[in-house]
RNA sequence: CGUACGAAAAGGCAAACCCGACCGAAAGGCGGGGACGCAAUGUUACCGAUCUAAUGGUGUCUUUCAGACGCCGAUGACAGCGGAACUGCCGAA
Repeated sequence: CGUACGAAAAGGCAAACCCGACCGAAAGGCGGGGACGCAAUGUUACCGAUCUAAUGGUGUCUUUCAGACGCCGAUGACAGCGGAACUGCCGAA
């Protein structure tokens, strides 16, 4: 110095929940508060899983216009679900 590994130390991130006259159809995101946890809980939607279901398709009901409900369905979301890729602080055994 590098790899593996994860004691200690210095730091870091931020679940649930709450607030928002913010964005979005929603999932969810963003900002603030707040900490359950995290050794990559840094970045990437590439693979799978999961979530939502707008435009669209389809069926039923009501039926004046049209509306309501169900099913299918990501091109949407999710990196704190797993895999993969890239990068990274410290240095005991």

A computed fold for a 93-nucleotide RNA from Propionivibrio sp., annotated as c-di-GMP-I riboswitch aptamer. It was read from a public genome assembly, where an Rfam model found it. Its Rfam family is "c-di-GMP-I riboswitch aptamer". On this family, see Weinberg et al., Nucleic Acids Res 2007: "Identification of 22 candidate structured RNAs in bacteria using the CMfinder comparative genomics pipeline". The source organism's lineage runs through Bacteria, Pseudomonadati, Betaproteobacteria, Rhodocyclaceae and Propionivibrio. Of the family's consensus pairs, 100% are formed in the model. Its mean pLDDT, the model's own confidence on a scale to 100, is 87.